A computed fold for a 72-nucleotide RNA from a Flavobacteriales bacterium, annotated as transfer RNA.
The RNAcentral record of the sequence draws on ENA and MGnify.
The same sequence occurs in records of 2 taxa.
The prediction has a mean pLDDT of 81.
Rfam family: tRNA. Gene Ontology term of the family: triplet codon-amino acid adaptor activity.
The source organism's lineage runs through Bacteria, Pseudomonadati, Bacteroidota, Flavobacteriia and Flavobacteriales.
[in-house]
C1' cells in the first nucleotide's frame, strides 16, 4: 500500500428495513439470626463518525476513524 472482517448498555453478545433486547455487573427490595446463595424489580443506549437511499436504517450504499486477520 491492497483485501477481508469487526465497532450496539460498565463487560460479553443478540436484534427479518417497522417500539434496540438478553446474560453478567451496579442499585433497590424479598428471603435469612448475619453473610453468601436464591427470587423479584428498577436504572443504564446520540447503535464509532459524516453523508446518501427509503414513508421508515443498528440493518442497505459511500467516505472517514479505530481494531484484528491475510497478502505485498
Nucleotide at each position: 500500500g491492497c483485501a477481508u472482517u469487526g465497532u450496539u448498555a460498565g463487560c460479553u453478545c443478540a436484534a427479518u428495513g417497522g417500539u434496540g433486547g438478553a446474560g453478567c455487573g451496579c442499585c433497590c427490595g424479598c428471603c435469612u439470626g448475619u453473610u453468601a446463595a436464591g427470587c423479584g424489580g428498577a436504572g443504564g443506549g446520540u447503535u464509532u463518525u459524516a453523508g446518501g437511499u427509503u414513508c421508515g436504517a443498528a440493518u442497505c450504499c459511500u467516505a472517514a476513524a479505530c481494531a484484528a486477520u491475510g497478502c505485498g